[in-house]
């Protein structure tokens, strides 16, 4: 350099344009149980700003659309394969 795949919450990871601030698991918090813990079971909780109501947020930016994590453009970063140089 060429081709392909990917970037989502504390971590991993799913996610037909609308039921999504976002499944599920792990971890975390509270509880039940227990002599006590662990395990198991039940419940809860994303972040930032804000007194609250609420607003914004899926790598950065822009676009399409009534509506975007999802489609398009561009940039950044990572992985795999191929090629070139050394």
């Nucleotide at each position: 350099g060429g081709a392909g795949c990917g970037g989502u919450g504390g971590c991993a990871g799913a996610g037909u344009g609308g039921c999504c601030g976002a499944a599920u698991g792990c971890g975390c918090c509270g509880g039940u149980c227990u002599u006590g813990a662990a395990a198991a079971c039940c419940g809860g909780a994303g972040a930032u700003c804000g007194a609250a109501a609420g607003a914004u947020c899926c790598g950065g930016g822009g676009g399409u659309u009534c509506a975007a994590a999802u489609c398009c453009c561009u940039c950044c970063c990572g992985c795999u394969c191929c090629g070139c140089c050394a």